RNA sequence: GCGGAUGGCCGGGUGACCGCGGCGCGCCAGGCGCGUCGAGGAAAGUCCGGACUUCACGAAGCAACGGUGCCGGGUAACGCCCGGCCGGGGAAACUCGAGGGAAAGCGCCACAGAGAACAGUCCGCCCUGCAUGCAGGGCAAGGGUGAAACGGUGGGGCAAGAGCCCACCGCGGGACGGGCAACCGGACCGGCACGGCAAGCCCCACCGGGAGCAAUGUCGAAUAGGGAUCUCGUGCCCGUUUGGGCAGGGCGGCUUCGGCCCGAGAGAUCCGGGUUGGCAGCUCGACCCCGUCGGCGACGGCGGGGCCAGAUGAAUGGUCACCGAAGGGGGCGACCCCGGAACAGAAUCCGGCUUACAGGCCAUCCGCACGU
RNA sequence: GGGUGAUUAGCUCAGUGGUAGAGCGCUUCGUUCACAUCGAAGAUGUCGGGAGUUCGAAUCUCUCAUCACCCA
Numbered sequence: 001g002c003g004g005a006u007g008g009c010c011g012g013g014u015g016a017c018c019g020c021g022g023c024g025c026g027c028c029a030g031g032c033g034c035g036u037c038g039a040g041g042a043a044a045g046u047c048c049g050g051a052c053u054u055c056a057c058g059a060a061g062c063a064a065c066g067g068u069g070c071c072g073g074g075u076a077a078c079g080c081c082c083g084g085c086c087g088g089g090g091a092a093a094c095u096c097g098a099g100g101g102a103a104a105g106c107g108c109c110a111c112a113g114a115g116a117a118c119a120g121u122c123c124g125c126c127c128u129g130c131a132u133g134c135a136g137g138g139c140a141a142g143g144g145u146g147a148a149a150c151g152g153u154g155g156g157g158c159a160a161g162a163g164c165c166c167a168c169c170g171c172g173g174g175a176c177g178g179g180c181a182a183c184c185g186g187a188c189c190g191g192c193a194c195g196g197c198a199a200g201c202c203c204c205a206c207c208g209g210g211a212g213c214a215a216u217g218u219c220g221a222a223u224a225g226g227g228a229u230c231u232c233g234u235g236c237c238c239g240u241u242u243g244g245g246c247a248g249g250g251c252g253g254c255u256u257c258g259g260c261c262c263g264a265g266a267g268a269u270c271c272g273g274g275u276u277g278g279c280a281g282c283u284c285g286a287c288c289c290c291g292u293c294g295g296c297g298a299c300g301g302c303g304g305g306g307c308c309a310g311a312u313g314a315a316u317g318g319u320c321a322c323c324g325a326a327g328g329g330g331g332c333g334a335c336c337c338c339g340g341a342a343c344a345g346a347a348u349c350c351g352g353c354u355u356a357c358a359g360g361c362c363a364u365c366c367g368c369a370c371g372u
Numbered sequence: 373g374g375g376u377g378a379u380u381a382g383c384u385c386a387g388u389g390g391u392a393g394a395g396c397g398c399u400u401c402g403u404u405c406a407c408a409u410c411g412a413a414g415a416u417g418u419c420g421g422g423a424g425u426u427c428g429a430a431u432c433u434c435u436c437a438u439c440a441c442c443c444a
Base pairs, nucleotide, nucleotide: 001368002367003366004365005364006363007362008361009360010359012323013322014321015320016319017318018317020038021037022036023035024034025033026032027031040343044354045353047352048351049350050349051348052212053211054210055209057258058257059256060255061254062253065208066207067206068205069204070084071083072082073081074080085099086097087096088095089094100203101202105201106200107197108196109195122143123142124139125138126137127136128135129134130133151169152168153167154166155165156164171190172189173188176185177184178183216280217279218278219277226271227270228269229268230267231266232265235246236245237244238243248262249261250260251259287306288305289304290303291302292301293300294299327338328337329336330335373443374442375441376440377439378438379437382396383395384394385393390427398414399413400412401411402410420436421435422434423433424432
């Protein structure tokens, strides 16, 4: 200098004037004045996990349905993040993995091919008899088909062959050693042998109530305390009523325990009508910044500082000037000129993942070439 | 803001791992004076896009795009 890889950052600021919204203060009928704050790294997709609210249901166990899937950590939690192991890709730095189980069972492997799971002779090789082709016997090593053919290479042996035998690799078992573990190394032994797919059903381990701020609560107004159908059910005793007890019925799968509701009440479905108002929820948070300590790291502890949109047909804007910073062009330099960037707007709030993104900047690593 | 679904021929829809179908429509021929009907033959297609699993994907998984519906 070039190429490749990984991580991080910016993606505007200041002032003035005008126009908006929240909060605070002072005046104040209405409203006005001052101060202060005011859209993202993804606010997006709604793919995950929660906080919070609510549903008479709560706890334990089981079932159904769904999710995750190597090991160890982080976290409120996760399907996320960090570190490691194994496997694939890559020359390497790095990167990807939906990474438990195929001897628990069932299922699939089309077409081609002789044959697709303990299968099998189409071509072919060898031997014998007759004779140029037939019959009998042996072989599964060679070729072909296919995505994949019941281990691979080399040697011996054989009529020709075959793990038939041997060496190495591969596969299975494996003392012992290292590591928290996944796993790694490995003396020795073995029969040399029964494929793939679980993002097919399934088995194993672990996790999981339903809905969602348009939740929910509250105030006001209006209408037709409208109509139809269905389920549970009504009993006994005390009692003037209220109330109490027993049994019974119900509480989004079943069982046990606990609790709650029911005395003409509690629900479910459909048709029709009215209201389409106000307030709360609504922003102080598993929050942000700086320093320090521990840790490979994710992250955690301690100390100090800060408050940073809460709208509701939906504010956060417009103009001017300048500046800082990133960039482009010119110039020996001082400096001058240009330009304002892409994806894109909060709506209960957080932690992630995924997708979109113009122009740049910084750091680290790998490789190649050259120079010193 | 939240929730639930859909996408296949020109149109309406089936197809649920082995290489894409039906009806209507379209084209041609026959029949008829001519049209319709009827009969016969035929052409339809990146299965919304991309990536992954598998020998193989319309179908299984993930992600993106578009469309429809629900909430007080």

Two RNAs folded together computationally: RNase P RNA and transfer RNA, 444 nucleotides in total. It holds a member of the Rfam family "Bacterial RNase P class A". From the family's description: Ribonuclease P (RNase P) is a ubiquitous endoribonuclease, found in archaea, bacteria and eukarya as well as chloroplasts and mitochondria. It is annotated as a ribozyme. The coordinates come from a structure-prediction model, not an experiment, and the mean pLDDT is 75.